This is a predicted complex of two RNAs, RNase P RNA and transfer RNA, with 470 nucleotides together. Rfam match: Bacterial RNase P class A. Rfam links the family to the GO terms dimeric ribonuclease P complex, tRNA processing and ribonuclease P activity. Rfam classes the family as a ribozyme.
[in-house]
RNA sequence: CGAGCCGGCCGGGCGGCCGCGUCGAGUCCCCUUCGGGGUGCUCGCCGAGGAAGGUCCGGGCUCCAUAGGGCAGGGUGGUGGGUAACGCCCACCCGGGGUGACCCGCGGGACAGUGCCACAGAAAGUAGACCGCCUGCGCCGGUUCGCCGGUGUGGGUAAGGGUGAAACGGUGGUGUAAGAGACCACCAGCGCCCGAGGCGACUCGGGCGGCUCGGCAAACCCCACCCGGAGCAAGGUCAGACAGGAAACGUUCGAGGGCGGCCCGCCCGAGUUUCCGGGUAGACCGCUGGAGGCUGUCGGCAACGGCAGCCCGAGAUGGAUGGCCGCCGGGCGGCGCCGCGCUUCGGCGUUCGGUGUCGCUCACAGAACCCGGCCUAUAGGCCGACUCGUCCG
RNA sequence: GCCGGCGUGGCGCAACCUGGCAGCGCAGCCGACUUGUAAUCGGCAGGUUCCCGGUUCGAAUCCGGGCGCCGGCUCCA
Numbered sequence: 001c002g003a004g005c006c007g008g009c010c011g012g013g014c015g016g017c018c019g020c021g022u023c024g025a026g027u028c029c030c031c032u033u034c035g036g037g038g039u040g041c042u043c044g045c046c047g048a049g050g051a052a053g054g055u056c057c058g059g060g061c062u063c064c065a066u067a068g069g070g071c072a073g074g075g076u077g078g079u080g081g082g083u084a085a086c087g088c089c090c091a092c093c094c095g096g097g098g099u100g101a102c103c104c105g106c107g108g109g110a111c112a113g114u115g116c117c118a119c120a121g122a123a124a125g126u127a128g129a130c131c132g133c134c135u136g137c138g139c140c141g142g143u144u145c146g147c148c149g150g151u152g153u154g155g156g157u158a159a160g161g162g163u164g165a166a167a168c169g170g171u172g173g174u175g176u177a178a179g180a181g182a183c184c185a186c187c188a189g190c191g192c193c194c195g196a197g198g199c200g201a202c203u204c205g206g207g208c209g210g211c212u213c214g215g216c217a218a219a220c221c222c223c224a225c226c227c228g229g230a231g232c233a234a235g236g237u238c239a240g241a242c243a244g245g246a247a248a249c250g251u252u253c254g255a256g257g258g259c260g261g262c263c264c265g266c267c268c269g270a271g272u273u274u275c276c277g278g279g280u281a282g283a284c285c286g287c288u289g290g291a292g293g294c295u296g297u298c299g300g301c302a303a304c305g306g307c308a309g310c311c312c313g314a315g316a317u318g319g320a321u322g323g324c325c326g327c328c329g330g331g332c333g334g335c336g337c338c339g340c341g342c343u344u345c346g347g348c349g350u351u352c353g354g355u356g357u358c359g360c361u362c363a364c365a366g367a368a369c370c371c372g373g374c375c376u377a378u379a380g381g382c383c384g385a386c387u388c389g390u391c392c393g
Numbered sequence: 394g395c396c397g398g399c400g401u402g403g404c405g406c407a408a409c410c411u412g413g414c415a416g417c418g419c420a421g422c423c424g425a426c427u428u429g430u431a432a433u434c435g436g437c438a439g440g441u442u443c444c445c446g447g448u449u450c451g452a453a454u455c456c457g458g459g460c461g462c463c464g465g466c467u468c469c470a
Stems, first nucleotide, its partner, number of pairs: 001389004006384005012328007020047002023044005029038003049364001053375002056373005061231004068264004073227005078092005093107001094105004108222002113220002115216003130161002132157011169187006188212001190209008235285004244276006256268003278469002292311008329362011340349003394466007403419004413450001421437005443459005
């Protein structure tokens, strides 16, 4: 210098004017049960995000039993840790990819059972003889009488060909009629035993064995662990309006309810359910100070945790956070100049850097009970660690 | 805001659970029949199975993520 990989961060800045929302203060008017409330105006403080998004997980909170038992159902899936919890995060192990930094993995079990493996192929599972190889017998032909060739039929053979995503270890040798882990050496894999290291997943070394056992569980299933349901339109208080009717099942032999199904248990329990009809479209609480943020220090490889100090940063309810102007900054494009590069010395610049001016532009997107994550979208830019290649010293 | 469901030719739907050549009806095009049209008969074409990844030999189907569409949910009697 080029290419790459990983992590963290910013995501326009400053000023002025106008506008909007919550809260606080003041004030005009109205109402008042004299506590206060409503409306308008003025002033002041504050006013979106890293994802506020998708709603994919986990929790807090609220109600239903104090959240109970079993079945069914759902989820997770290497090991150890972190956490309020998680399907998240950290570290390590194993497998795969990359020259490497590094990245990816729903990563338990296929000798508990069931099932599937289309097409092709002879055969798709303790399977299988199509071609080939070897051989017994019959027939035909040839013959140098030793046999040879063809054909039919019976058998042996998984070494070779061919099919397939996948065909019962690989290489070499012994052996055989031809062959075959049938046997031998080495290698790969599986199981068992022993030793060493590690909390563990697992790794390393040695020995023995049968010689070798297909894949799919993001198919049913088995194993281990976890999960009660609903969700702020939860739930509670107040105000206001209206009109009830019909059917069914029930009142201790108990309907019905306790927001997915069944059984049990517990609690409430005199009304409940359905249909038709009617009324309201209000106010307040929950509602924002919390597993909160920042800084320092200590423990830990890290995720994270302990301690100390400082700070308060939106709460709307048809839903506020916007617009204009000036200066500055970033990006893109046009034109000009300079550097630099190439040069056929006339020039050219597609690519690189700096600078002046003009124009355009500054993404993705927007709180709604609150947190921890994941995922997705995101113009442009900054910082740090590391790898590979080339050149120079 | 919360909770569910769906996406397959132009349109309406199958196949999905239990993976194996994507099919049916209407519509479209060509031909026949008819004086002509419709109906009828014969034939043909038309698919990114919403998109992107993964599992598998193989994905419309199974799993994960995204996009789009649709539906339901207040209170008092």